[in-house]
Molecule: c-di-AMP riboswitch aptamer (ydaO/yuaA leader)
Organism: Aeromicrobium flavum
RNA sequence: ACGGUGACACCGCCGAAUCGUCAGGCCGUCCGCGGCCGAUGACGAGCCGGGGAACCAAGGUACGUGGGGUGAAUCGACCGGCUCGCCGGUCGUAGGGCAGCCAAGGCCCGAAUCCGUCAGCUCACCUGGUAGGCGUCUAGGUACUCAGGA
Repeated sequence: ACGGUGACACCGCCGAAUCGUCAGGCCGUCCGCGGCCGAUGACGAGCCGGGGAACCAAGGUACGUGGGGUGAAUCGACCGGCUCGCCGGUCGUAGGGCAGCCAAGGCCCGAAUCCGUCAGCUCACCUGGUAGGCGUCUAGGUACUCAGGA
């Protein structure tokens, strides 16, 4: 000097998943109170979702390979296994992401899970969640903002 790996901090990415207060705990105390923490419990703000009229849409009953929700995560071709419906793999694909925005190139994702025979939309109203996982592409234009110097 170059490359790789790990840790910490700032900052940032996917996502709704952030912020505040109290209960509570610890420390100090002139016993009035003050400071720190905030896993657990509760409440609130913000954000995100579900149910739910009229109108509109749909349009009976039974059956079942039912039907429905969150999410970008759908759909197809081929191959193999299983045994009539799924599982696995490869290649694509609707769609989605990569530090405000635009266009160009490049890279990545294209899952998982919940309800339980039931839900179209939907005012009032009712109700739930506020996790988890990670580390930043290049150059151009443009908007805003910040730092330093004179």